[in-house]
RNA sequence: GGGCGGUUAGUUCAGCUGGUUAGAACGUCUCUCUUACACAGAGAAGGUCAGGGGUCCGAAUCCUCUACCGCCCA
Numbered sequence: 001g002g003g004c005g006g007u008u009a010g011u012u013c014a015g016c017u018g019g020u021u022a023g024a025a026c027g028u029c030u031c032u033c034u035u036a037c038a039c040a041g042a043g044a045a046g047g048u049c050a051g052g053g054g055u056c057c058g059a060a061u062c063c064u065c066u067a068c069c070g071c072c073c074a
Stems, first nucleotide, its partner, number of pairs: 001073007010026004019057001028044005050066005
């Protein structure tokens, strides 16, 4: 330098051929339970979907550029 894959909650990850409000598990907080802790049960908070631009009535999803990470080729 070229090619491919990835970036979504604090962490690990789903999210179908663009459609109504962005989710799960773990973690965190509160409550119940307990003398207390743990376990268990109930509830809550937490997201510019890596960043900019574009297409579209509508974009996490399509196009494009940039950044970062990984793999392969030279």